RNA sequence: GUUGUGAAAGGGCAAACUUAUUGAAAAAUAAGGACGCAAAGCCAAAGGGUCUAAUCCUUAAUGGAAAGACAGCCGGUUGCAAUC
Numbered sequence: 001g002u003u004g005u006g007a008a009a010g011g012g013c014a015a016a017c018u019u020a021u022u023g024a025a026a027a028a029u030a031a032g033g034a035c036g037c038a039a040a041g042c043c044a045a046a047g048g049g050u051c052u053a054a055u056c057c058u059u060a061a062u063g064g065a066a067a068g069a070c071a072g073c074c075g076g077u078u079g080c081a082a083u084c
Stems, first nucleotide, its partner, number of pairs: 004084001012037002017032006035072001041077003047074002049070003055065003
């Protein structure tokens, strides 16, 4: 230095839910909260997948479509201290 590991120490993040705001919605932001996480750090047309449909097309009922959203779905990428 690299790979694996995640016992110890120092810590870090923050699910559901509630309130407020934004948005057509999915959802996001802030505060509270803590289910959990060794990457629950970062990357969203330009890897896959999932969700929504203002708008467009269409239907008997309806259905379909994303450069709109999700990284705590997989994946890519970067990384703290330390045991072996």
The RNA shown here (c-di-GMP-I riboswitch aptamer) has 84 nucleotides and comes from Peptococcaceae bacterium UBA4997.
The sequence was found by an Rfam model in a public genome assembly.
Taxonomically the source falls in Peptococcaceae (Bacteria, Bacillota, Clostridia, Eubacteriales).
Its mean pLDDT, the model's own confidence on a scale to 100, is 80.